[in-house]
RNA sequence: UUUUGACAAAGGCAAAGCCAUCGAAAGAUGGCGACGCAAAGUUACCGGUCUAACGGGCCGCGAGCCCCAGGACGGCGGGACCGCCGAA
Numbered sequence: 001u002u003u004u005g006a007c008a009a010a011g012g013c014a015a016a017g018c019c020a021u022c023g024a025a026a027g028a029u030g031g032c033g034a035c036g037c038a039a040a041g042u043u044a045c046c047g048g049u050c051u052a053a054c055g056g057g058c059c060g061c062g063a064g065c066c067c068c069a070g071g072a073c074g075g076c077g078g079g080a081c082c083g084c085c086g087a088a
Base pairs, nucleotide, nucleotide: 002088003087004086005085012037013036017032018031019030020029021028022027035075041081042080043079045078046077047076048073049072050071055067056066057065058064
């Protein structure tokens, strides 16, 4: 450097759920909690998914409905960057 990951060691992260806070929501953060994870480390670049407040449109002008990401998801896939331990 490349490939690889056991039933080795040292450790790491933490799904759902519950509580609190923030948010229009999706969701996020913290605590408890462990379903899982060898990149479940970082990053919205590509695809995908979620939400639709603002804005725009429709309307019976009431409620409502539709469109829209500039909001999210890295624990959906790919890419990029970085990294612990062991083995070959």
The prediction has a mean pLDDT of 87. c-di-GMP-I riboswitch aptamer from a Terriglobia bacterium, 88 nucleotides, folded computationally. The sequence was found by an Rfam model in a public genome assembly. The model forms 100% of the base pairs in the Rfam consensus. Rfam family: c-di-GMP-I riboswitch aptamer. About the family: GEMM was predicted in a large-scale screen for bacterial structured RNA regulatory elements.